Glycine riboswitch aptamer from an uncultured Caulobacterales bacterium, 89 nucleotides, folded computationally.
Order: sequence, then C1' cells, then structure tokens
RNA sequence: AGGCUUUAAAUGGGAGAGUGUCAGCUAUCUGACCGCCGAAGACGCAACCGCCCCGGAAACGCUCAGGCAAAGAGGACCGUUUAAAGUUU
Repeated sequence: AGGCUUUAAAUGGGAGAGUGUCAGCUAUCUGACCGCCGAAGACGCAACCGCCCCGGAAACGCUCAGGCAAAGAGGACCGUUUAAAGUUU
C1' cells in the first nucleotide's frame, strides 16, 4: 500500500396491505368495529453451526408491537464513502 470481515456514522435506493364504517374533536388527531400487510423490534420452530452439558441461529412461521389513499415518518436488506478493530498478501 492492496484485499477480506465486523462495528459505527454519513449518503443513495428500498416493498406490502382499506382514500373502510361509525362516533368524538378546532385539526393532519383520538377511540370503537370489521378486513388486511410483514422488511423496525419481540416471540416460535428449524436447516445449519459451535466450546456439543448446553448454546447460537433465518429473508421461515406468528402478528404482541408496528403498519394499510397520496404525502410524511418508519423500514429489514443492498450500494458508496469515512473512521476504528481483526485478518491476509
């Protein structure tokens, strides 16, 4: 100096499902009821993995939470840049 991995930050992309009904409220809000969505998080099983007693573990499942016109917010995941740590040439 280059490559790879992890973490953090910045930045770009980023889906799905009701303009539902009723009531209240100054309102973009709140509540109730029915129907839906899965890609914050939580929970569950498990391929698989490990130090194999036990533990870790999904984009699978569930739908508690969250969300369901547009907008906005959020958003797993992916790309780029920077910094730190580890590893390798």